The prediction has a mean pLDDT of 84. A computed fold for a 474-nucleotide part of an RNA from a metagenome, annotated as small-subunit ribosomal RNA, 3' major domain.
Context: one part of a larger RNA
This record gives sequence, structure tokens and C1' cells, in this order.
RNA sequence: UGACGGGGGCCCGCACAAGCGGUGGAGCAUGUGGUUUAAUUCGAUGAUACGCGAAGAACCUUACCUGGGCUUGAACUGUACCUGACAGGUGUAGAGAUACACUCUUCUUCGGACAGGUAUAGAGGUGCUGCAUGGUUGUCGUCAGCUCGCGUCGUGAGAUGUUGGGUUAAGUCCCGCAACGAGCGCAACCCUUACCCUUUGUUGCUACCAGGUAAUGCUGGGCACUCUAAGGGAACUGCCGGUGACAAACCGGAGGAAGGUGAGGAUGACGUCAAACCAUCACGGCCCUUACGUCCAGGGCUACACACGUGCUACAAUGGCCGGUACAAAGCGCUGCAAACUCGCGAGAGGGAGCUAAUCGCAAAAAACCGGUCUCAGUUCGGAUUGCAGUCCGCAACUCGACUGCAUGAAGCUGGAAUCGCUAGUAAUCGUGGAUCAGCACGCCACGGUGAAUACGUUCCCGGGCCUUGUACA
Repeated sequence: UGACGGGGGCCCGCACAAGCGGUGGAGCAUGUGGUUUAAUUCGAUGAUACGCGAAGAACCUUACCUGGGCUUGAACUGUACCUGACAGGUGUAGAGAUACACUCUUCUUCGGACAGGUAUAGAGGUGCUGCAUGGUUGUCGUCAGCUCGCGUCGUGAGAUGUUGGGUUAAGUCCCGCAACGAGCGCAACCCUUACCCUUUGUUGCUACCAGGUAAUGCUGGGCACUCUAAGGGAACUGCCGGUGACAAACCGGAGGAAGGUGAGGAUGACGUCAAACCAUCACGGCCCUUACGUCCAGGGCUACACACGUGCUACAAUGGCCGGUACAAAGCGCUGCAAACUCGCGAGAGGGAGCUAAUCGCAAAAAACCGGUCUCAGUUCGGAUUGCAGUCCGCAACUCGACUGCAUGAAGCUGGAAUCGCUAGUAAUCGUGGAUCAGCACGCCACGGUGAAUACGUUCCCGGGCCUUGUACA
């Protein structure tokens, strides 16, 4: 100087407390461990692995296994030589890769181009090392810290500044002070959202005028309003009162759409964990080179006495079922979204208007509300499992897809010890869209609808910041 303390002081955080809803019990989904297996490819492992890499394993992917092939090689570059084809189409053999046969077969300015073959030098490796590395990422932590120059003090390590008194979300600001300044962080600048104004009026809107319809901005005017998307304004402790040290600031109030960082996002200092990734990529070294490279078929990654994590659906009456009626936002669509209409109980099929989309479509929002029914029961709760029959995507759904109909109707009556999230348009609850994607979502990312309870307080648990103290630790 740090680190540590079941030392002290001050302070903060859904850290506790106060509340609300869960997990832990059930069934299923998914990931992991373990076991099994020819293989169940690899990585991630307290917090910071475990719906993680994977925004989507039937083939492909695919790295794994079994079997069948190739060896200048599946892809790429150079040199030398040879050939004029190669590719495509058809047929045969084969699981296919591939082999064979037939067919069709280049351009040229003659230098060559292009393609194939042979030889050769390279190739190739998801093989090892993340403890050789770049790069990216997690975490402490959006915590308020981390440092430097000059000066001063100290033999020196180093100290001071950065400590102290207040204050703040903040090393934020004020005052003081052997310090005076500065940098990286904080804040602000950026985006979204909340209010207003100007401009813009089509594909949006419809107050007013007119036309028309069974009805609808449907049509002609119109751009007021809603809205669209560009610019601007608005919030700064600016104003008032009080407290305070005449400070910084704090408390209350006015006005205001918004008030003290308005709300949310992006943004992550010096560093820590030899943290993670050599399988995104790049790269040093090592290793393989008729194989640890490469092509193909099939299988596996989907196994199942078990254990754990994360979720979904429930156990019902604040509910289930049936009928009717209403209100979003944000997205996506030409290899696409697909309306009307017809068929089917349905998944869906036929059909193809319109739309390169503020124009057309996906599209029905759901919870809610109104009416009816069920009456506390393993039930009209719950839907696992299984049988049969189908639909769709796709060369192909046996291993191993999703969905539909009929039948079946399991466990489960609120969950031990323990444990998680959340402070407001939040939790809880209800649907909607998107990426990936031929198909496949209970996951992920986003969107809106309905919409709470509680916070006395900081003694305690956990994590962190500043000062101080002890130390046999570095």
C1' cells in the first nucleotide's frame, strides 16, 4: 500500500422487511448429469453452465457410428505436357457415391481462351493446445470509482490531491484544506415515449356541402379533426415560501401535458476471475497425409431403472361449456400474403379477385361484456396416454414432423425442507406478430388489452461504496 475480520462509523441495492404471484408435489415439453449404446458428435459446469452455442437434428445440416468408394483429392492456386471436350439427355448395374454404353457435342484475330486429363509444388483437417494468441463475450456493475502532470511531505515503499464539514442517483455540487490543475468514468449530447405548434394531405381522415346505397368515406368537393413524418417549442430547481453556513442543496407550493435524472432504451472507466470460445472467424506451435482428408447410403445426435435446472397445462364456480356482441398495437407478404365463393364436422381442399402494399391480404384479437347451462363431484374439472380414421409440408414422416376428427380418459383436490421474481402502466393475467423455417415453438425476440397489493423501517441475511481500526496474510 492492499486484502481480510463472526472490528467500528456512515450509506446504498427487490438485500431484508411489508405485499402479490410462483418454483419445489402432478402430467407433459425442453436442457443437463448419469446410465446405455456401434454411435448416442462437440463445447458451456457455483454465483457468471443447464428452453445455453442451436433464430428451429426426418435427408441435408452433421462434426458421431456402421458399411461402400476416392487419393493432386469435394473446393482453390501456380507450372509443364496431352486432349477437344466438359456439362446436359437416355439406358443398364448398384443402397448410392460411381462405372459403362448411346446421343448431343466449343470459340479463335491461330497467339490463345475455356474445359477435361496426367505429373508436380502447394492442398485439406469441426485434429490438440483458450495455460502461446488476436478478436468477441460473461461477471463484479451503470457500482462510483480508476489515474496522471507539476508542487509539497517521507531515507524509501509511498503519501498528499481523492481526506474533512454538508449534499447528491453520482469523485454530483458547495465550503474548507499543501496543494494546484488535468484525463478515463458520472451527467449531458443520441433514440423511443408523454404535450403543443408549423409544414405535409395520399394510400390516411370526414366536421361541413353534394351525390349514391340494403349498408359502409362508397363517390365528388374538403385537410378542420384523428393520423402520417419532417422541423420547431416546452422543464431550467426557472418562479414563490421555508430550512440551511450569505453556499451547495433539501422540503412544500404555484403554474404546467410533464417537476426536480418525467419514463424507457442505447451507452459498461482502470481492472478482477491464467473466467468462456482454437467448433463463427483469424492465428503461433504440435499432430494426420491411400487418412485425423474427402464422397455416398443407412443409422445416431430423439436411447431411459434414475437425479437436477428452466418452462407449459392443471388441480376448478373470480370457474368449465354453449350462443351472441365489442375494443388493439406492432409486424410480415412476389419462389410470397391470399379475399369472395364452393366442398368438408374439422385439419384442409378447390378457387383465384386484389396486393411490390398507410391502398390488397395474413386478420378471428383474447381476456372483457350479455344471455343460457353445470352445482362441488376426480365432476360438463383436468387433459396425459392409447386405438382407429384422416389432412398438410416434403424425393421421403418406420426409427423421428405438425395438425384434425371419433373413441379412450391417467396423475393431479394448491404441493415438505427449501427457494425465485417483482416497487407502476410494474407484478399478475389475456391474446397478437416476427426471426429461424419446405414442414415443425409450451422456447426466444417484440407488441398491445385488462390491471393490483405493499414499503413501518435498516436490527438481521446477501452484495457493494467511503472513512477508520486490528493483523502472525501478500